This is a predicted structure of a 470-nucleotide part of an RNA (small-subunit ribosomal RNA, 3' major domain) from a metagenome. The prediction has a mean pLDDT of 83. The full RNA is in RNAcentral, with records from SILVA.
Context: one part of a larger RNA
RNA sequence: UGACGGGGGCCCGCACAAGCAGUGGAUUAUGUGGUUUAAUUCGACGCAACGCGAAGAACCUUACCGGGAUUUGACAUGGGGAUGACCGGGUUAGAGAUAACCCUUUCCUUCGGGACAUCCCACACAGGUGGUGCAUGGUUGUCGUCAGCUCGUGUCGUGAGAUGUUGGGUUAAGUCCCGCAACGAGCGCAACCCCUAUUGUAAGUUGCUACGAAAGAGCACUCUUGCAAGACUGCCGUUGACAAAACGGAGGAAGGCGGGGACGACGUCAAAUCAUCAUGCCCCUUACGUCCCGGGCUACACACGUAAUACAAUGGCGUUUAACAAAGGGAAGCAAAGCCGCGGGGUGGAGCAAAUCCCCAAAAGGCGUCUCAGUUCGGAUUGCAGGCUGCAACUCGCCUGCAUGAAGCUGGAAUUGCUAGUAAUCGUGGAUCAGCAUGCCACGGUGAAUACGUUCCCGGGCCUUGUACA
Numbered sequence: 001u002g003a004c005g006g007g008g009g010c011c012c013g014c015a016c017a018a019g020c021a022g023u024g025g026a027u028u029a030u031g032u033g034g035u036u037u038a039a040u041u042c043g044a045c046g047c048a049a050c051g052c053g054a055a056g057a058a059c060c061u062u063a064c065c066g067g068g069a070u071u072u073g074a075c076a077u078g079g080g081g082a083u084g085a086c087c088g089g090g091u092u093a094g095a096g097a098u099a100a101c102c103c104u105u106u107c108c109u110u111c112g113g114g115a116c117a118u119c120c121c122a123c124a125c126a127g128g129u130g131g132u133g134c135a136u137g138g139u140u141g142u143c144g145u146c147a148g149c150u151c152g153u154g155u156c157g158u159g160a161g162a163u164g165u166u167g168g169g170u171u172a173a174g175u176c177c178c179g180c181a182a183c184g185a186g187c188g189c190a191a192c193c194c195c196u197a198u199u200g201u202a203a204g205u206u207g208c209u210a211c212g213a214a215a216g217a218g219c220a221c222u223c224u225u226g227c228a229a230g231a232c233u234g235c236c237g238u239u240g241a242c243a244a245a246a247c248g249g250a251g252g253a254a255g256g257c258g259g260g261g262a263c264g265a266c267g268u269c270a271a272a273u274c275a276u277c278a279u280g281c282c283c284c285u286u287a288c289g290u291c292c293c294g295g296g297c298u299a300c301a302c303a304c305g306u307a308a309u310a311c312a313a314u315g316g317c318g319u320u321u322a323a324c325a326a327a328g329g330g331a332a333g334c335a336a337a338g339c340c341g342c343g344g345g346g347u348g349g350a351g352c353a354a355a356u357c358c359c360c361a362a363a364a365g366g367c368g369u370c371u372c373a374g375u376u377c378g379g380a381u382u383g384c385a386g387g388c389u390g391c392a393a394c395u396c397g398c399c400u401g402c403a404u405g406a407a408g409c410u411g412g413a414a415u416u417g418c419u420a421g422u423a424a425u426c427g428u429g430g431a432u433c434a435g436c437a438u439g440c441c442a443c444g445g446u447g448a449a450u451a452c453g454u455u456c457c458c459g460g461g462c463c464u465u466g467u468a469c470a
Base pairs, nucleotide, nucleotide: 001470002469003467004466005465007464008463009462010461011460012459013458015454016453019418020417021416022415023414026309027308028307029306030305031304032303033302034300035299042053043052064295065294066293067292068291069290070289073125077124078123079121080120081119082118083117084116088103089102090101091100092099093098106115107114108113127284128283130282131281132280136278137277138273139272140271141269143267148187149186150185151184152183153182154163155162156161167178168177169176193261194260195259196258198229199228200227201226202225203224204223207219208218209217232255235249236248237247238246239245311411315370316369317368318367319366320365328359329358330357333352334351338347339346340345377408382403383402384401385400386399387398388397424446425445426444427443428442429441430440
């Protein structure tokens, strides 16, 4: 000087408390461990691994296993030689990769050649999701959006170092004010950026208005997208050290950081990643490379994490097809009306590269019924019959109908999230994607309770003290 203390002081945070809803019990989904397996590819492991990499494993993916093949190679550059097609089409064999055979026979040209493709030769080499994240770059997590971390000059100290950065107030903040052997400065904080809340103005088509609808008309309103205004403790009062500021009030759409996002200082954890990529070194080179088919990643006495659905009446079922959204997506696409089917879906093809057309039905809501039961709760599991995607749904997809109708009556110890348009609850869309969502990311609808307070638990900041630590 740090670090640490079941030392002290001050302060903060859904940290506790006050509340609401959960998890832990059930079933299922999913990830992990374990076990099993020819293989169950690999990585991630307290917080900060475990619906994580994976925004989507039937084949492919795929890295794993079995078998069948191949060796200058699936891919690149260079050298020597040869050919003009071994490209494409077809037949046969084969699980296919591939092999044999048949047909076909390149382009440009300054006629020298060049381009392209294929074969052979021998080599340089290619190739490796092989190892090392404790050799690395890059990227990322975390403490933590915590308020800190430093420097120059000066001064003090023999020196390590200190001072500044401590102190008195104040703040979300090393934010600001005052004081002070310090005076300044940098990285952080804040602001500048985006969305949102109000108004003005400009522009009105595909939007809006009047209408049952259209044509036609208009741009006041909604909305769209440009520009501008607006919030600054600016004004008033009280408190305060005449300061910074705090509290109350006015006006205002909004008030003291208005709400949300992006933004993450010096550093810590030899934290994560050699399997995104790049890369040193090591290793393999008729194999640890490459191609193909099939299997596996989907196994299942069990254990844990994260979710979904429930256990019901604040509910289930039926009805209301005109109750009311927002945000997205659409051309190898979204697909309307109509018709067929109980339905999944089929047919059909209008319209639309979309403020025009479509996906699109919003659901919780309103009205009726059931009357407390393992039920008209709950839907697992299983049987049958089908639909869709796709070469192909057996291993191993999703969906529909009929039948079946399990556990479960609110969950021990323990433990999580959340302070407002939040929690809870209700649907909607998107990425990935042929198909596959209870996951993820986004969107709106309805819409609470509680916070006395900081003694205690956890984490953190500043000052101070002790030290068996560095």